Small-subunit ribosomal RNA from an uncultured bacterium, 1390 nucleotides, folded computationally. Rfam family: Bacterial small subunit ribosomal RNA. The sequence is in RNAcentral, with records from ENA and Greengenes.
RNA sequence: AGAGUUUGAUCCUGGCUCAGGAUGAACGCUGGCGGCGUGCUUAACACAUGCAAGUCGAACGAAGCGAUUUGAAUGAAGUUUUCGGAUGGAUUUUGAAUUGACUGAGUGGCGGACGGGUGAGUAACACGUGAGGAACCUGCCCUGGAGUGGGGGACAACAGUUGGAAACGACUGCUAAUACCGCAUAAGCCCACAGCACCGCAUGGUGCAGAGGGAAAAGGAGCAAUUCGCUUCAGGAUGGCCUCGCGUCCAAUUAGGUAGAUGGUGAGGUAACGGCCCACCAUGCCGACGAUUGGUAGCCGGACUGAGAGGUUGAACGGCCACAUUGGGACUGAGACACGGCCCAGACUCCUACGGGAGGCAGCAGUGGGGAAUAUUGCACAAUGGGGGAAACCCUGAUGCAGCGACGCCGCGUGGAGGAAGAAGGUUUUCGGAUUGUAAACUCCUGUCUUCGGGGACGAUAAUGACGGUACCCGAGGAGGAAGCCACGGCUAACUACGUGCCAGCAGCCGCGGUAAUACGUAGGGAGCAAGCGUUAUCCGGAUUUAUUGGGUGUAAAGGGUGCGUAGACGGGAAAUUAAGUUAGUUGUGAAAUCCCUCGGCUUAACUGAGGAACUGCAACUAAAACUGAUUUUCUUGAGUGCUGGAGAGGAAAGUGGAAUUCCUAGUGUAGCGGUGAAAUGCGUAGAUAUUAGGAGGAACACCAGUGGCGAAGGCGACUUUCUGGACAGUAACUGACGUUGAGGCACGAAAGUGUGGGGAGCAAACAGGAUUAGAUACCCUGGUAGUCCACACCGUAAACGAUGGAUACUAGGUGUAGGGUGUGAUAAACAUUCUGUGCCGUCGCAAACGCAGUAAGUAUCCCACCUGGGGAGUACGGCCGCAAGGUUGAAACUCAAAGGAAUUGACGGGGGCCCGCACAAGCAGUGGAGUAUGUGGUUUAAUUCGACGCAACGCGAAGAACCUUACCAGGGCUUGACAUAUACAUGAAAGUCUAAGAGAUUAGACCCCUCUUCGGAGCGUGUAUACAGGUGGUGCAUGGUUGUCGUCAGCUCGUGUCGUGAGAUGUUGGGUUAAGUCCCGCAACGAGCGCAACCCUUAUCUUUAGUAGCCAGCAGUAAGAUGGGCACUCUAGAGAGACUGCCGGGGAUAACCCGGAGGAAGGUGGGGAUGACGUCAAAUCAUCAUGCCCCUUAUGACCAGGGCUACACACGUGCUACAAUAGCGUAAACAAAGAGAAGCGAAGUCGUGAGGCAGAGCGAAUCUCAAAAAUAACGUCUCAGUUCGGAUUGUAGUCUGCAACUCGACUACAUGAAGCUGGAAUCGCUAGUAAUCGCAGAUCAGAAUGCUGCGGUGAAUACGUUCCCGGGUCUUGCACACACCGCCCGUCA
Repeated sequence: AGAGUUUGAUCCUGGCUCAGGAUGAACGCUGGCGGCGUGCUUAACACAUGCAAGUCGAACGAAGCGAUUUGAAUGAAGUUUUCGGAUGGAUUUUGAAUUGACUGAGUGGCGGACGGGUGAGUAACACGUGAGGAACCUGCCCUGGAGUGGGGGACAACAGUUGGAAACGACUGCUAAUACCGCAUAAGCCCACAGCACCGCAUGGUGCAGAGGGAAAAGGAGCAAUUCGCUUCAGGAUGGCCUCGCGUCCAAUUAGGUAGAUGGUGAGGUAACGGCCCACCAUGCCGACGAUUGGUAGCCGGACUGAGAGGUUGAACGGCCACAUUGGGACUGAGACACGGCCCAGACUCCUACGGGAGGCAGCAGUGGGGAAUAUUGCACAAUGGGGGAAACCCUGAUGCAGCGACGCCGCGUGGAGGAAGAAGGUUUUCGGAUUGUAAACUCCUGUCUUCGGGGACGAUAAUGACGGUACCCGAGGAGGAAGCCACGGCUAACUACGUGCCAGCAGCCGCGGUAAUACGUAGGGAGCAAGCGUUAUCCGGAUUUAUUGGGUGUAAAGGGUGCGUAGACGGGAAAUUAAGUUAGUUGUGAAAUCCCUCGGCUUAACUGAGGAACUGCAACUAAAACUGAUUUUCUUGAGUGCUGGAGAGGAAAGUGGAAUUCCUAGUGUAGCGGUGAAAUGCGUAGAUAUUAGGAGGAACACCAGUGGCGAAGGCGACUUUCUGGACAGUAACUGACGUUGAGGCACGAAAGUGUGGGGAGCAAACAGGAUUAGAUACCCUGGUAGUCCACACCGUAAACGAUGGAUACUAGGUGUAGGGUGUGAUAAACAUUCUGUGCCGUCGCAAACGCAGUAAGUAUCCCACCUGGGGAGUACGGCCGCAAGGUUGAAACUCAAAGGAAUUGACGGGGGCCCGCACAAGCAGUGGAGUAUGUGGUUUAAUUCGACGCAACGCGAAGAACCUUACCAGGGCUUGACAUAUACAUGAAAGUCUAAGAGAUUAGACCCCUCUUCGGAGCGUGUAUACAGGUGGUGCAUGGUUGUCGUCAGCUCGUGUCGUGAGAUGUUGGGUUAAGUCCCGCAACGAGCGCAACCCUUAUCUUUAGUAGCCAGCAGUAAGAUGGGCACUCUAGAGAGACUGCCGGGGAUAACCCGGAGGAAGGUGGGGAUGACGUCAAAUCAUCAUGCCCCUUAUGACCAGGGCUACACACGUGCUACAAUAGCGUAAACAAAGAGAAGCGAAGUCGUGAGGCAGAGCGAAUCUCAAAAAUAACGUCUCAGUUCGGAUUGUAGUCUGCAACUCGACUACAUGAAGCUGGAAUCGCUAGUAAUCGCAGAUCAGAAUGCUGCGGUGAAUACGUUCCCGGGUCUUGCACACACCGCCCGUCA
């Protein structure tokens, strides 16, 4: 930094999508370690349990406990005893005093307003920032001043009585205080008066002094010193409260809101100002600079992104605010209207004896629920901090730590070196190999993490360590325990195989998948990232796609229909003042953290410490005065006024005119008129149309008339008058910036439409009828009502367009036209010049291009309006306007990846120009009707094998199906095979001949029994086994090759140059000409290639050479060119000549060329053939052949005999024969060319009516044979009939080929004698030796042509011409087509 996607391609506009970064994330697959962070975004849903705010006995009284001291009572064991007792003093009970690091209820003090949580509400002085409070408060703390005297009465606790289930009380009595209450004192304080000085923006403040009134206190500890408290005043610090400037989301489809509302006076209330509250008075106040209303939202430092400007966001950390189950309220207090306080009300939960009570996790853990989703009912007060206390200390889910989660960031590891038989295995293959891959194995090392053992911190200044036997250090051991995820068609790095077959599936966009998928699934391989990788969601970026930086509006989305004008915005020259904007400097502030830079600390990094910079902001002060603003003075060029002048369909009203249409009256006149592509409806014998005269009425104004005029636009057209607006030219008298634009607003605004009242000739929606048509609610015709006209009032829209808003200035020219002026000229014509309007061409410049170009779409400035992908949709809802019709304002859901502009190349057009072709026309002969042959469809069948389907399939593949062919069907038998190669083993048989069975294939038997050899073997075969053969099975849409077609049409391209942003253009277009892109001329083109033409073959003339098997003029000669002879002629086949617009005339441009002529056998490519450019049709062919892939393998292969391809209600194509007299039949005559021939052609002879038979001469061919040519001509007959036409069909008898003519051949003879009398709609061929007609030959072939390919004979007609049909070429035009008109596309229905 860009990329993909609209098109056949291009440029542009424009949307969609991607690559980047980020996250409190979630999900899928996977998961070794550590550090630092972070973790309910949803239900401000409900909560079990534990803990989270207490502390002070040095404020107080009482009680309990322990210890010490002391008293009273009791009196055990033991000792002793005279047995009575004595002694002893354990034990127990009880009292007093002292004391305590003791306990803790109560009174009292301080703290529970901090800390911690959450973001529901809030669009607000809530927050941010900067000011103000001379309208304020402040416990504890600090500094300073002053004081602490003397009294009093209670209430808890406690005791007793008593209520209640409980919670909790009630009554009586006793008692202490730093609890409570008077009195005294008052430095200072407070209240109301009032003086002086100084100060302030106002109210006012400060200091000093006066007189009057008022308000304080508490003690505790200590032997003491002293200390901790208490009261008051002043100051400070801290914290709070109030006010203000500026900033702070969306919607105008929310435009008016407001009644304590705005202000005043007075009183109240507060710490304090204030409608904060109240009484009275006034009627204000807010709002387009967006009030009010509705929706959404905690705000900020910051965070993410971005080049920046911005956009999005407000988790964690920090500041502020708000809230604490929901709503309301106050109390206490320095501070609350109070998360773990109180009262009331609501909902919910729990207890209950039913009468009543208790509760509030948005504190830390934890539970349920919701959700895609978010942790432990942990340890410790060791550290930091907080509360209480004099202190020890107590409390602290704040906090410090640990646990869980790859949730994020950062770091480390999963080994290193060597190692080619390039192992095995996998994948792939053209089978050779390639790749995985030094990768592994193997050898030698190392030890980060992990494991085990030992030592062991900092954090703590003397003690105290939850973390923690943690971090870290040392030693030992062993490569052992540690890699996945995603993608691989393009964007986007990375490719192959198999499977699948528009199925399964993929997909962010374009899009993949219908049998060879680099896009689906799997595998191998390679790419990327890595303890993660992908996906999803969201934000920014890319997107200059809301454009301040940094966009546009003629045609892509977009200029308001037009003017006037309000607010606003912007604004001419000179001078002065000011200092609001502006600029510079200084000061204050802009918290910390974050970002950036530098330097440090953890092994590094993340993380973190210190310093700096920055925080682009706000405020204040000082200075400057150019520019903008403000004020003042002035000027005339902008603007306006006056005066003079001419132009005009400018507007309004009134009047006047002629032409025409229609109607009415009257005359003339008679059968039609009218209308159309053609008709009909309609009018007319009751007299139309036509024509003449007169009259009525309405509407519109021919010619003039002109990209001429006027108007703001809409618009304005006969003439006259009246009223009236504007522009222009000239002049320079007046004003002195009075200007430009213009949101709202007001006015005007075509046609149609609406209302009321007139008017109504013509025209004419609706409607009716007639036509057209498949239909025709249309186009055409005949009628015809609203309306069109007038007056008044509405509507308010148009492709209201120059698809181009207005104003000003500047920027080459040329040429028209309209209205003025000046000058020259002669006062004319004309010329020069100037102002204003209106056109065309064009330079620069602009533009995507088209184009615009002084009338800008150029260069600049100002103002307004409008646009932001297509569709939905200018639709719905709401508002406003309207009598209505409707107008204006104007969305969303959903859906698509485009929609669009300009230009390019093609194709196409029932667009145009030019040209060609048997394309039409002019002709000739046919097809379509009949019979038949043949092919096809269809049907049938066991099978009727397959292919070919508009031209360009259908007498086509097939130049020839009885068997074979043959691919099809039923049946019978074969399985390494009918055919090929190789190996191994066995073997010398097999083949052949004969016999038998069988439909045959085949089977069985008999005969015969291999060759060479250096004896090792080799060759030729057979059998078995294995590889493999084989396939007319599929795919012509996987292919090669071949072919058809447009089309023998004249086209198709390239190099260099030039033009264009580009696709492309030019050349190849133009003027002529040609059969031709053939040639000439011109030209930003110059050349070249493939095509055209020519070169090739044949035919037409001549020459020459040659002369057999060909020929015969002359000589000899014959039945006969049979023979001698000859090669002149014909002919044959070699070589040449000839034709080139070469010559002449005319035309044309002194060209190309065209027309005519001469000569010539032939004349303008002489006739014919071969020859087929770039390409089109996924044209045809896998069944000629070849071939990829797929499929079959005792069968989809191969063999056999039989059948079928020959079927037959029917339909079509292509032929043959006819329908007859230009004919048929008979008789006897004449003339070809080109071919073929040895498993052949077959003469003569002979037999047969004939097909043909017998026999066989000659000939591998200019020798012989096929072979007779036929139409034709001559003579005869028939005489218009279903015939002496026509020959189908059928019967009988034959011939030939062939193993074999039943299915299913051809021919012959005799007999039979069908349809058919020239063919509907439609349609084919042909332009000269052609059509038509006549026969001949050949290929294939045993036989079997009406087909095919060739050959000659006879031999026409017509072409005015290019309007039309078809096809083609070229130029141009339109285009929303490009699969290209068999296109695209609209509506309805499913």